[in-house]
RNA sequence: GCGGCGAUGGUCUAACGGUAUGACUCGAGCCUUCCAAGCUCGUGGCCCGGGUUCGACUCCCGGUCGCCGCA
Numbered sequence: 001g002c003g004g005c006g007a008u009g010g011u012c013u014a015a016c017g018g019u020a021u022g023a024c025u026c027g028a029g030c031c032u033u034c035c036a037a038g039c040u041c042g043u044g045g046c047c048c049g050g051g052u053u054c055g056a057c058u059c060c061c062g063g064u065c066g067c068c069g070c071a
Stems, first nucleotide, its partner, number of pairs: 001070007010024003018054001026042005047063005
């Protein structure tokens, strides 16, 4: 230099072009004599910039970073 794959809350993880899923953590409450466990509720996310589309995490182009391969 070229090619392939990947990037989603604090962490891990799903998602045919149609409200972004679940778990853990965290916060509040219930329960308990207290703690732990358990139950309920809540907070919090699509790597960046464009394009296509009525509508983009998803498709297209460019970029950044990581991994793998080729030279």
Molecule: transfer RNA
Organism: Candidatus Micrarchaeota archaeon CG1_02_55_41